[in-house]
Record summary:
A computed fold for a 499-nucleotide part of an RNA from an uncultured bacterium, annotated as small-subunit ribosomal RNA, 5' domain. RNAcentral holds the full RNA, with entries from ENA and SILVA. Its Rfam family is "Bacterial small subunit ribosomal RNA".
Context: one part of a larger RNA
RNA sequence: GAUGAACGCUGGCGGCGUGCCUAACACAUGCAAGUCGAACGGGAUACCGAUUUCGAUCGGUUGAGAGUGGCGAACGGGUGAGUAACACGUAGCUAACCUGCCCUCAAGACAUGGAUAACUAUUGGAAACAGUAGCUAAUAGAUGAUAAGCUCACGAGUUGUAAAUACUUGUGAGAAAAGCUCAGGCGCUUGAGGAUGGGGCUGCGAGCCAUCAGCUAGUUGGUGAGGUAACGGCUUACCAAGGCGACGACGGCUAGGGGACCUGAGAGGGUGACCCCCCACACUGGAACUGAGAUACGGUCCAGACUUCUACGGAAGGCAGCAGUGAGGAAUAUUGCACAAUGGGCGCAAGCCUGAUGCAGCGACGCCGCGUGGGUGAAGACGGUUUUCGGACUGUAAAGCCCUUUUCUAGGUGACGAGAGUGGACGGUAGCCUAGGAAUAAGUCUCGGCUAACUACGUGCCAACAGCCGCGGUAAAACGUAGGAGGCGAGCGUUAUCC
Numbered sequence: 001g002a003u004g005a006a007c008g009c010u011g012g013c014g015g016c017g018u019g020c021c022u023a024a025c026a027c028a029u030g031c032a033a034g035u036c037g038a039a040c041g042g043g044a045u046a047c048c049g050a051u052u053u054c055g056a057u058c059g060g061u062u063g064a065g066a067g068u069g070g071c072g073a074a075c076g077g078g079u080g081a082g083u084a085a086c087a088c089g090u091a092g093c094u095a096a097c098c099u100g101c102c103c104u105c106a107a108g109a110c111a112u113g114g115a116u117a118a119c120u121a122u123u124g125g126a127a128a129c130a131g132u133a134g135c136u137a138a139u140a141g142a143u144g145a146u147a148a149g150c151u152c153a154c155g156a157g158u159u160g161u162a163a164a165u166a167c168u169u170g171u172g173a174g175a176a177a178a179g180c181u182c183a184g185g186c187g188c189u190u191g192a193g194g195a196u197g198g199g200g201c202u203g204c205g206a207g208c209c210a211u212c213a214g215c216u217a218g219u220u221g222g223u224g225a226g227g228u229a230a231c232g233g234c235u236u237a238c239c240a241a242g243g244c245g246a247c248g249a250c251g252g253c254u255a256g257g258g259g260a261c262c263u264g265a266g267a268g269g270g271u272g273a274c275c276c277c278c279c280a281c282a283c284u285g286g287a288a289c290u291g292a293g294a295u296a297c298g299g300u301c302c303a304g305a306c307u308u309c310u311a312c313g314g315a316a317g318g319c320a321g322c323a324g325u326g327a328g329g330a331a332u333a334u335u336g337c338a339c340a341a342u343g344g345g346c347g348c349a350a351g352c353c354u355g356a357u358g359c360a361g362c363g364a365c366g367c368c369g370c371g372u373g374g375g376u377g378a379a380g381a382c383g384g385u386u387u388u389c390g391g392a393c394u395g396u397a398a399a400g401c402c403c404u405u406u407u408c409u410a411g412g413u414g415a416c417g418a419g420a421g422u423g424g425a426c427g428g429u430a431g432c433c434u435a436g437g438a439a440u441a442a443g444u445c446u447c448g449g450c451u452a453a454c455u456a457c458g459u460g461c462c463a464a465c466a467g468c469c470g471c472g473g474u475a476a477a478a479c480g481u482a483g484g485a486g487g488c489g490a491g492c493g494u495u496a497u498c499c
Stems, first nucleotide, its partner, number of pairs: 001498003005495005012370006018363002020328001025326003029323003034071003039068002046061006078281003088205007097198002102194007110144003119134006150174009179186002207253003214244003219241008256278004260271004283304005306317004334360001336359003342356001343354004373403004383394004408436006417426001443488005448469003454483005465470001
């Protein structure tokens, strides 16, 4: 000098930041991912009209909650357990790859048939839920047709390279589509390109221990096959016997990495909170499904531990999301407001959702700013301390007098943030105006030397102090108290850690 700090004493205000570093311990409760009726069938309720045997029926409008279907849920948010690794950083490669939504260009959308949920009836079950029979729709699913181009097989040619699996072309085979509409549009299928996002590979860089010296059988390479979007022992069968290592293999311990942050003249040393990028994880371990994308925090299945419900037959759950609780700890906040803004998802839109985000609350935790009054006022009150008893100090300090109103209190007014219209959580906030009255606001540590600041009394190697040297045994400037002084100041001091 610095800190995500803690502790002691003290504490007026504002702005901007920041706040579980420990138990990746366990979690009550609420919320954090939905949306679309302009894909689809159906339709509770309410209203209007008509009829009525007063039970209701028919027609129209409305369109809740479910269901099928689409998109999203792989983003956003959290945490740092694991990981010493192509995880990260940087520079490249991909002639070994994928990419929903978006943009551009080109070509299309013909025909046909069958189901199923919802619903109705019914059965089992405590529940979770499950079964049987019957009905129905689609942008759900199936079959056929067509094929500019695409894919595959077999040929021919061209460019180019380290290397054709690239490009052009011939023959054959194969695979598409969906409609809705408020008639404006919104969608659908195939191909090419772009953009964006990702996968893979490589060089170099980056912890400690040699009291870890040898390690390795899918191991190293090849061939065939499989698998993947894609290369590859990625997997498998066979063959060969290789591969790595003092330029530190293997093993052990520790650790998310970087931009950055702290310190320092720099070189360097230390750190990896907040913010940004990347990675990994989501009760523990394993597995795949769906999908453009996950091996998926608020999805599925299996096993385990734990918790809850149970009618004992079985079920349910996962805060390292935001709040909040218990526990642990020296220690870390509200079960707040709003979608007004920014951004995201869905939707043609209106809009809905959004604990992302914007705000507010709490904490002197940090930085910065402001204030706690200004002037005048005695050879100098009272009080206090001290004294050589003359005085000295406190001290212009106080009182008194004259001012001011930053703050404060009360009242009034009142935003920007919101682009043509509507729309402001913050917020009756900030700001502005008026009135009142010095009013509402100072502590803390030290005073032997280092080190700025000294006397008195008490104590008597006691009680204590102390960062080091050391001090205290009867005149202690070092302990305690008082007066005074010095430092910093809404803080001051101590402890811890780094330079």